[in-house]
RNA sequence: CGAGUCGGUCAGGCAACCGCGCGACGUUUGAGGCGUCGUGAGGAAAGUCCGGGCUCCACAGGACAGGGCGCCAGGUAAUCCCUGGGGGGCGCGAGCCUACGGUUAGUGCAACAGAAAGCAAACCGCCGGUAUCCGGCGCAGGGCGCGAGUCCGGCGGCGUGGACCGGUAAGGGUGAAAGGGUGCGGUAAGAGCGCACCGCGGGAUCAGGCAACGGUUCCGGCUAGGCAUCCCCGCCCGGAGCAAGGCCAAAUAGGGGUCCAGUGGCGUUGUCCGCGCCGGAUCCGGGUAGGCCGCAAGAGGCGAUUCGGUGACGGUCGUCCCAGAUGAAUGGUUGCCCGCGACAGAACCCGGCUUAUCGACCGACUCCGCCU
Numbered sequence: 001c002g003a004g005u006c007g008g009u010c011a012g013g014c015a016a017c018c019g020c021g022c023g024a025c026g027u028u029u030g031a032g033g034c035g036u037c038g039u040g041a042g043g044a045a046a047g048u049c050c051g052g053g054c055u056c057c058a059c060a061g062g063a064c065a066g067g068g069c070g071c072c073a074g075g076u077a078a079u080c081c082c083u084g085g086g087g088g089g090c091g092c093g094a095g096c097c098u099a100c101g102g103u104u105a106g107u108g109c110a111a112c113a114g115a116a117a118g119c120a121a122a123c124c125g126c127c128g129g130u131a132u133c134c135g136g137c138g139c140a141g142g143g144c145g146c147g148a149g150u151c152c153g154g155c156g157g158c159g160u161g162g163a164c165c166g167g168u169a170a171g172g173g174u175g176a177a178a179g180g181g182u183g184c185g186g187u188a189a190g191a192g193c194g195c196a197c198c199g200c201g202g203g204a205u206c207a208g209g210c211a212a213c214g215g216u217u218c219c220g221g222c223u224a225g226g227c228a229u230c231c232c233c234g235c236c237c238g239g240a241g242c243a244a245g246g247c248c249a250a251a252u253a254g255g256g257g258u259c260c261a262g263u264g265g266c267g268u269u270g271u272c273c274g275c276g277c278c279g280g281a282u283c284c285g286g287g288u289a290g291g292c293c294g295c296a297a298g299a300g301g302c303g304a305u306u307c308g309g310u311g312a313c314g315g316u317c318g319u320c321c322c323a324g325a326u327g328a329a330u331g332g333u334u335g336c337c338c339g340c341g342a343c344a345g346a347a348c349c350c351g352g353c354u355u356a357u358c359g360a361c362c363g364a365c366u367c368c369g370c371c372u
Stems, first nucleotide, its partner, number of pairs: 001369001002367009012337007020040009042343001046354002049352005054241004066237005071085005086100001087098004101232002106230001108227002123172002125168006133161001134159002137156003141152004180198006199222001200220007208213001245293004255284006264278005300320006307314002338341001
């Protein structure tokens, strides 16, 4: 140099002018306007998939149902996230992936294909056998023919044939999966049939490990396989969501209190008293429009650390304030430059995950080849 792995940073730049939201100050106003200054999207603001904060509602405790998670240990406000470790798989390697509780409690499933799929199985192939099969061959015999020859059964042995009976799970084929793998021996052919190693199951043991798990050793030729559907075990889980929720508060209509009038009308029994409603004044409360808060100082960012930890992270110190709209701002024009610029736009907030993304750069590491 090349090929690659992991982690991180940036996300066109500069200038001028015009414009928009928010904040502070100044000025002025009936609301508000104007001026100056400051500030104004992201690594994912996205999907809304997890987890929390916050708010309201519900809630004594326990059990059941239902849902989620699932190797071990740790981190954290919390997690299905992260870190470290273990088992398994992939890669020469740096590394990457992992949908990894339980099947010597129970239950269920294995479609299609295939001969056979859970008390396994013989389709092809391989091997053995059988006879009144078949075909050569050999032996002796009989019939016919002058003869070359031809026909007929018999016996023996053979097999490159067919049929049947049996053996065989090594090979082929089917399948997601065919009841351990490799090698040697063995056999008619084969086979854990025997042996070695590996794998598997079980026991013991270890001053190995917090644990998952690992090491050693002994036993067992290995019907103890696969898939978590139900189930079992362990842990976790109340609901709704900022249109949450709170505050201020018109007009109109309606509600309540107090006072006034108590002459009128209506009702209450024919009458009287009393009471109620209809009237006026005033006060109060709910609530709609509308406005304000929630709403931007936070599990906050950045930096340092000869502080703890392998690490995620935690501690300590320093420093900074970093969008806050609500028809919803964050933009436009021009000029110059370069490598010609991807995905994409906050809406209560935060931590994760996932997905989208032109390219540029930095660091650590791996692998062969070539060059020095």
Model confidence (mean pLDDT): 77 of 100. A computed fold for a 372-nucleotide RNA from a Gammaproteobacteria bacterium, annotated as Bacterial RNase P class A. The sequence was found by an Rfam model in a public genome assembly. The model forms 93% of the base pairs in the Rfam consensus.